[in-house]
Annotation: A computed fold for an 83-nucleotide RNA from a Piscirickettsiaceae bacterium, annotated as c-di-GMP-I riboswitch aptamer. Its Rfam family is "c-di-GMP-I riboswitch aptamer". About the family: GEMM was predicted in a large-scale screen for bacterial structured RNA regulatory elements. The coordinates come from a structure-prediction model, not an experiment, and the mean pLDDT is 75.
RNA sequence: UUUUAAUCGAGCCAAGUUUGGUGUGAACCAAGUACGGAAAGUUACAGGUCUUUAGGAUUGAUAAAGAUGGCUGUGCUGCAUUU
Numbered sequence: 001u002u003u004u005a006a007u008c009g010a011g012c013c014a015a016g017u018u019u020g021g022u023g024u025g026a027a028c029c030a031a032g033u034a035c036g037g038a039a040a041g042u043u044a045c046a047g048g049u050c051u052u053u054a055g056g057a058u059u060g061a062u063a064a065a066g067a068u069g070g071c072u073g074u075g076c077u078g079c080a081u082u083u
Base pairs, nucleotide, nucleotide: 005083006082012037013036016033017032018031019030020029021028022027035070041076042075044074045073046072047071048068049067050066051065052064053063054062
């Protein structure tokens, strides 16, 4: 210095939900609370799921534009006591 595992301390994030706001919508933002998380940091690449539109059919497949990092993989980045 790197990797893996365990562990101490100080901290970090914030599910669902409530209030207010934005959006056709999926959903997002702010405040409160805490389900949980060792990357629950990051839509960069890829996939999944969802929304809208078009076309099509009245069974589907397809395309485009979006949403989602607390859906997943990969990459990058961050904190730290001891063994």